[in-house]
RNA sequence: AUAAAGGUAACAGGAGAGGCUUUUUCUUUUUACAAAAAGAGGGAAGGAACCGAAGAGGUAAGAUACGAAUAUAUCCAAACUUUCAGGCCAAAGGACUGUUAUCGAAUA
Numbered sequence: 001a002u003a004a005a006g007g008u009a010a011c012a013g014g015a016g017a018g019g020c021u022u023u024u025u026c027u028u029u030u031u032a033c034a035a036a037a038a039g040a041g042g043g044a045a046g047g048a049a050c051c052g053a054a055g056a057g058g059u060a061a062g063a064u065a066c067g068a069a070u071a072u073a074u075c076c077a078a079a080c081u082u083u084c085a086g087g088c089c090a091a092a093g094g095a096c097u098g099u100u101a102u103c104g105a106a107u108a
Base pairs, nucleotide, nucleotide: 001107002106006103007102008101009100010099011098012097013096020047021046022045023044024043025042026041027040028039029038030037031036050087051086055084056082057081058080062075063074064073065072
């Protein structure tokens, strides 16, 4: 002087899946107007579905140990898979991508 992989921070982009059902409560309209009934919308708590891109679990080739070999055990990836968690208007979150700043091995 250059400064990779990678880390941290900020900004930007960023998908999927319901207008389901039960109970309760609030608002509103109509009938009634004592009580109450029906419809529409919102909140809360459940149920069964559905989604995969926070996180989490499982898994290959391969490597290692033992070993004649087989077998066994351990390590090992994901956007694959499971859906535990999470999500299922919006908001929030969101793998990942880009930009900027900074840390950073090595090289001359």
Molecule: Glycine riboswitch aptamer
Organism: bacterium